[in-house]
RNA sequence: UCCGAUAUGGUGUAAUGGUUAACAUCCUACGCUUUCACCGUGGAGCUCGGGGUUCGAUUCCCCGUAUCGGAG
Numbered sequence: 001u002c003c004g005a006u007a008u009g010g011u012g013u014a015a016u017g018g019u020u021a022a023c024a025u026c027c028u029a030c031g032c033u034u035u036c037a038c039c040g041u042g043g044a045g046c047u048c049g050g051g052g053u054u055c056g057a058u059u060c061c062c063c064g065u066a067u068c069g070g071a072g
Stems, first nucleotide, its partner, number of pairs: 001071007010025004018055001027043005048064005
């Protein structure tokens, strides 16, 4: 320099052009318990950045950034 892949809660991962973005864990409120723990019921917290297509984009396209892999 070129090619490819990936980027989603604090962490690890799903998801599909049509919503309230899901699961585990963490945090938190209440209940249970003599207390803690376990367990149960709630809650908060996320789509890398910018543009485009579309009635509608986390999803499709372009550019950029970061990480990983490959070629030279």